Background: This is a predicted structure of a 473-nucleotide part of an RNA (small-subunit ribosomal RNA, 3' major domain) from an uncultured bacterium. The prediction has a mean pLDDT of 82. The full RNA is in RNAcentral, with records from ENA, Greengenes and SILVA.
Context: one part of a larger RNA
RNA sequence: UGACGGGGACCCGCACAAGCAGUGGAGUAUGUGGUUUAAUUCGACGCAACGCGAAGAACCUUACCAGGUCUUGACAUCCAACUAACGAGGUAGAGAUACGUUAGGUGCCCUUCGGGGAAAGUUGAGACAGGUGGUGCAUGGUUGUCGUCAGCUCGUGUCGUGAGAUGUUGGGUUAAGUCCCGCAACGAGCGCAACCCUUGUUUUUAGUUGCUACGUAAGAGCACUCUAAAGAGACUGCCGUUGACAAAACGGAGGAAGGUGGGGACGACGUCAAAUCAUUAUGCCCUUUAUGACCUGGGCUACACACGUACUACAAUGGCCGUUAACAGAGGGAAGCAAUACCGCGAGGUGGAGCAAAACCCUAAAAACGGUCCCAGUUCAGAUUGUAGGCUGCAACUCGCCUAUAUGAAGUUGGAAUUGCCAGUAAUCGCGGAUCAGCAUGCCGCGGUGAAUACGUUCCCGGGCCUUGCACU
Numbered sequence: 001u002g003a004c005g006g007g008g009a010c011c012c013g014c015a016c017a018a019g020c021a022g023u024g025g026a027g028u029a030u031g032u033g034g035u036u037u038a039a040u041u042c043g044a045c046g047c048a049a050c051g052c053g054a055a056g057a058a059c060c061u062u063a064c065c066a067g068g069u070c071u072u073g074a075c076a077u078c079c080a081a082c083u084a085a086c087g088a089g090g091u092a093g094a095g096a097u098a099c100g101u102u103a104g105g106u107g108c109c110c111u112u113c114g115g116g117g118a119a120a121g122u123u124g125a126g127a128c129a130g131g132u133g134g135u136g137c138a139u140g141g142u143u144g145u146c147g148u149c150a151g152c153u154c155g156u157g158u159c160g161u162g163a164g165a166u167g168u169u170g171g172g173u174u175a176a177g178u179c180c181c182g183c184a185a186c187g188a189g190c191g192c193a194a195c196c197c198u199u200g201u202u203u204u205u206a207g208u209u210g211c212u213a214c215g216u217a218a219g220a221g222c223a224c225u226c227u228a229a230a231g232a233g234a235c236u237g238c239c240g241u242u243g244a245c246a247a248a249a250c251g252g253a254g255g256a257a258g259g260u261g262g263g264g265a266c267g268a269c270g271u272c273a274a275a276u277c278a279u280u281a282u283g284c285c286c287u288u289u290a291u292g293a294c295c296u297g298g299g300c301u302a303c304a305c306a307c308g309u310a311c312u313a314c315a316a317u318g319g320c321c322g323u324u325a326a327c328a329g330a331g332g333g334a335a336g337c338a339a340u341a342c343c344g345c346g347a348g349g350u351g352g353a354g355c356a357a358a359a360c361c362c363u364a365a366a367a368a369c370g371g372u373c374c375c376a377g378u379u380c381a382g383a384u385u386g387u388a389g390g391c392u393g394c395a396a397c398u399c400g401c402c403u404a405u406a407u408g409a410a411g412u413u414g415g416a417a418u419u420g421c422c423a424g425u426a427a428u429c430g431c432g433g434a435u436c437a438g439c440a441u442g443c444c445g446c447g448g449u450g451a452a453u454a455c456g457u458u459c460c461c462g463g464g465c466c467u468u469g470c471a472c473u
């Protein structure tokens, strides 16, 4: 100087408190540990691993296992020889592959018409290829975390023998090392804030595919809705009080919005030898008829058990049935989205209008109204299982999703403990997208309905600043 303290002072944060809804109990989904296995590929392990890498394991993926195969190799460059390339059948085999046939086919550039070259293929030799093999404690790059916390430093000067100090401390103030005042300091940099995107108000411009004061329509128009570009607007600017004549705080006016208006992107110096050699790159080591490559089948989906994260419930603020042309936003659509219609109880099928989409399609549910159930393991709940089907796909046995019918398990609000959230938030309701042939209770978004509580900072946790102790540096 730091670090640390069950030392002190001050301050902050859904940290506690006040509330709401959960988790922990049940069933299922999913990840992990463990066990099992020929293999259950690998990585991630307090917060900061565990619906994580994986935005989607039937084959492929795939890295694992068993068996069958190859050895200049599945992939790249170089050399030589031959053949244009390419295409179509056959036999054996699980396939990889092996054997064999061919009625197809001769292209491009140069040419002295002999041939040469480019591209591609086959064969041969070796240089080499290859490695999801090891080391993240050799590394680059990327990322997490403290933490969107308010800090971290430098130049010159001054002080100190020196390590260092000062500045950065102090009095106020702020979300903020934000600003003001003071001061042996004066300045500056990286951070804070602002500049960027979005949302809330308005003006102007523009007006189709959008809209409608006109109209049955065609049309007409651009006021309104909206779309999308440029502006305006908020700055403690104005008033009052407090304050130190400061910064600022509190109240008010006007205003769509008020003191950072809401949300996002943005993450200082550094910490954890944090994570990643399996995205990729890369040093060194190891391997080279195998730790490389191809194929078929299996496995990653196992199951006495334990944990994490979710979904569905345990019901009456509810379940079921019917009615009402109920009412969104944001996205996606050509090997696609698919309407009207018809068939089917249904999943779905037939068919195909329209639409490369402000045009057409995917496309709402909670809500409201009426009826029924009457507190039960029930008209709650839906696991499990039987049967019959549908869809995707070479192929649903291991191991997909969905439908109908029958079956109808646990579960009556959950111990100790523990999580999230202060406003269009929590809770609740549905919708879309990526991945994707198919498969979503996960993830990322979108809108609908829409609360309760916050006295306060004594305590728990984390953090900032000053100070003190110190067996550590």
Base pairs, nucleotide, nucleotide: 002472004469005468007467008466010464011463012462013461015457016456019421020420021419022418023417026312027311028310029309030308031307032306033305034303035302042053043052064298065297066296067295068294069293070292073128077127078126079124080123081122082121083120086104087102088101090099091098092097108117109116110115130287131286133285134284135283139281141276142275143274144272146270151190152189153188154187155186156185157166158165159164170181171180172179196264197263198262199261201232202231203230204229205228206227207226210222211221212220214219235258238252239251240250241249242248314414318373319372320371321370322369323368331362332361333360336355337354341350342349343348380411385406386405387404388403389402390401391400427449428448429447430446431445432444433443